A computed fold for a 78-nucleotide RNA, annotated as c-di-GMP-I riboswitch aptamer.

RNA sequence: AAUUUGUCACAGCAAACCCAUGGAAACAUGGCGACGCAAAGCUACAGGGCCUCAGAAAUGUGGUAGCCAGUUGCCUGG
Repeated sequence: AAUUUGUCACAGCAAACCCAUGGAAACAUGGCGACGCAAAGCUACAGGGCCUCAGAAAUGUGGUAGCCAGUUGCCUGG
C1' cells in the first nucleotide's frame, strides 16, 4: 500500500407510534421517540425490485437509497 473481516473508542444517523404541515395517494418535511445502522453518506429518466394513482392491458404518473444496486468514504484490531 492492497485485499478481507467488523472487536473497540469518539462521534454520527434515526424505524414504529403520536402531533403539525404539504400531497389524490404512496410518501415527504419538522417535532417527539429509538427499532435498528460501519456507509441508515450521496445517487431515483437513462439498472432491477417494491409501493401509489390512472388504465381491460400495454403503459404512464409520483414515491422508495432503512430492498438489491452504483459511487465516495471515517476510527481500530487481525

The coordinates come from a structure-prediction model, not an experiment, and the mean pLDDT is 79.